[in-house]
Context: one part of a larger RNA
RNA sequence: UGACGGGGUCCGCACAAGCGGUGGAAAAUUUGGUUUAAUUCGAUCCAAAGCGAAGAACUUUAUCGGGGCUUGACAUGACGCGAAUCCUCUUAAAAGAGAGGAGUGCCUUCGGGAACGCGGACACAGGUGGUGCAUGGCUGUCGUCAGCUCGUGCCAACGAGCGCAACCCUCGUGUUUAGUUGUCACUAUUAAGUUUGGAACCCUGAACAGACUGCCGGUGAUAAGCCGGAGGAAAGUGAGAAUGACGUCAAGUCAUCAUGCCCCUUAUGCUCUGGGCGACACACGUGCUACAAUGGCCGGGACAAAGGGUCGCGAGCCCGCGAGGGGGAGCUAACUCCAAAAACCCGUCCUCAGUUCGGAUUGCAGGCUGCAACUCGCCUGCAUGAAGCCGGAAUCGCUAGUAAUCGCCGGUCAGCCAUACGGCGGUGAAUUCGUUCCCAGGCCUUGUACA
Numbered sequence: 001u002g003a004c005g006g007g008g009u010c011c012g013c014a015c016a017a018g019c020g021g022u023g024g025a026a027a028a029u030u031u032g033g034u035u036u037a038a039u040u041c042g043a044u045c046c047a048a049a050g051c052g053a054a055g056a057a058c059u060u061u062a063u064c065g066g067g068g069c070u071u072g073a074c075a076u077g078a079c080g081c082g083a084a085u086c087c088u089c090u091u092a093a094a095a096g097a098g099a100g101g102a103g104u105g106c107c108u109u110c111g112g113g114a115a116c117g118c119g120g121a122c123a124c125a126g127g128u129g130g131u132g133c134a135u136g137g138c139u140g141u142c143g144u145c146a147g148c149u150c151g152u153g154c155c156a157a158c159g160a161g162c163g164c165a166a167c168c169c170u171c172g173u174g175u176u177u178a179g180u181u182g183u184c185a186c187u188a189u190u191a192a193g194u195u196u197g198g199a200a201c202c203c204u205g206a207a208c209a210g211a212c213u214g215c216c217g218g219u220g221a222u223a224a225g226c227c228g229g230a231g232g233a234a235a236g237u238g239a240g241a242a243u244g245a246c247g248u249c250a251a252g253u254c255a256u257c258a259u260g261c262c263c264c265u266u267a268u269g270c271u272c273u274g275g276g277c278g279a280c281a282c283a284c285g286u287g288c289u290a291c292a293a294u295g296g297c298c299g300g301g302a303c304a305a306a307g308g309g310u311c312g313c314g315a316g317c318c319c320g321c322g323a324g325g326g327g328g329a330g331c332u333a334a335c336u337c338c339a340a341a342a343a344c345c346c347g348u349c350c351u352c353a354g355u356u357c358g359g360a361u362u363g364c365a366g367g368c369u370g371c372a373a374c375u376c377g378c379c380u381g382c383a384u385g386a387a388g389c390c391g392g393a394a395u396c397g398c399u400a401g402u403a404a405u406c407g408c409c410g411g412u413c414a415g416c417c418a419u420a421c422g423g424c425g426g427u428g429a430a431u432u433c434g435u436u437c438c439c440a441g442g443c444c445u446u447g448u449a450c451a
Stems, first nucleotide, its partner, number of pairs: 001451002003448003007444004012439001014435002018398005025289001028286002031283002033280002041052002063275007072124001076123002079119004085102007106113002126264002129262003135258002137253003140249001142247001147162006169240003173209007183198002188195001215229005278417001291391001295350002298347004307338003312331002317326003357388001362383007404427007
């Protein structure tokens, strides 16, 4: 100087008060283990385990079996030949190997050159091989915690930098401006804001205003502040995001990339085909669906936001029980399409049962994508109808438009194992006495057999 303490003090969904879960079931997914020719590799308390992976049938792919190649799939340099390229045949699982034919382009100083292909020989390429304990870069974590450091000074103190706060973005109010593809109060008009017309309203874009303890009262020390009030769309950081100081963990990553050293070089490189990454006595994690009546089936009716679309989204219409198919209007999008929002409301049935709950599993018949759905895709119809009657010890999230619940969209993507991830809106609670205790952290102080 730190670290630690059953020292003090302050704070945090840390406890408490509440609400809903996990742990029990089924299946999804990740991991361990086991198995395997291979089940590629990495991540392992919090801070690994729906993680890298925003898409493993082939490809991806790094793995295994087998078939091939050796200046190589890729780069630069030198030489020789041929334009490139295309077609056919043999062999083969393909890659590859072999044979035959067509074809002669562009520039030119007619020597040749450019692009491309082939050949042999070299320098070299190549390596998702090792080391994250040799490294850069990036990231996690303590932690959005309020600290970290330097200078001057005997002390007290003063000054500065990195952080905090503010500035930036989104949402919430108003004004001005603009008025199409958006909108409709008035006047006509229509099946319909459909069309004249309008710029008030809504909305959209831009620019401003607005919130600062500014005002009042109380309290306090005439302070910092705290409590209450006015006004206001909003009040004491208005709500949310982005933003992560010095450092800690030899934390993670040599498999994004880069890179030192070591290693392989007819193989640890490259390519093809098939398999594997999808196995399954078991164990853990994360989510999903349920166990029902605040519910389930059916019929009718209503209300979003935010996104995406031309190798695309695809309407009305027709066919099909349906997945889907035919056809193809419109849309490079405030115009058109995806698109139906669902929970909700009204009405019928079910009446507490392993059921009209629940949907796993399996059989059959189909659809779609794609060279190709056997290993190993998704979806539909009919049939089947398992476990499960609210879950032990234990454990997690959340303080308000939050939890809970309901659907919608997107990226990746041919398709999809998405119940994931990232967003969007709809409905919309309960509780917080308090800081004794558990956990994490800041500050102060003291002790120390610790560093």
Small-subunit ribosomal RNA, 3' major domain from Trapa incisa, 451 nucleotides, folded computationally. Lineage of the source: Eukaryota > Streptophyta > Euphyllophyta > malvids > Trapa. The prediction has a mean pLDDT of 82. Rfam family: Bacterial small subunit ribosomal RNA.